[in-house]
RNA sequence: AAUUAGGCUUUCUAGGGUUCCACGGUAACGCCGUUCGCGUACCGGUUCGGUCCGAGAGGAAGCGCAUCUUGGCGAUAUGCGAGGAUGGACACGGCGGGAUAAAAACCCGGGAGUA
Numbered sequence: 001a002a003u004u005a006g007g008c009u010u011u012c013u014a015g016g017g018u019u020c021c022a023c024g025g026u027a028a029c030g031c032c033g034u035u036c037g038c039g040u041a042c043c044g045g046u047u048c049g050g051u052c053c054g055a056g057a058g059g060a061a062g063c064g065c066a067u068c069u070u071g072g073c074g075a076u077a078u079g080c081g082a083g084g085a086u087g088g089a090c091a092c093g094g095c096g097g098g099a100u101a102a103a104a105a106c107c108c109g110g111g112a113g114u115a
Base pairs, nucleotide, nucleotide: 007063008062009061010060011059012058015053016052020050021049022047023044024043025042026041028040029039030038031037065087066086067085068084069083070082072080073079090110092113096108097107098106
């Protein structure tokens, strides 16, 4: 480097943080003005929320792949194309680092290691 389909994609969830929205707060500023309220700014994810990220070892579906098989179009043909059934096993896992606004069961990674 190649071969080898522990393949690829979509969606949902466990989980995740805080760019935006929402929510809460402020001894700040402005408007209205008794309070209340509205707008801006700042703080907060120790705010069960919306947007967002999101599983090799989680779910579902589709495509593809392998084996067997049913027809069709054909005859430089061991070709081209449409279906069906079956298969798709097993899987404990750090530290540390990376991206994004930030983090994570995301990526490094079915890695290092373990039995």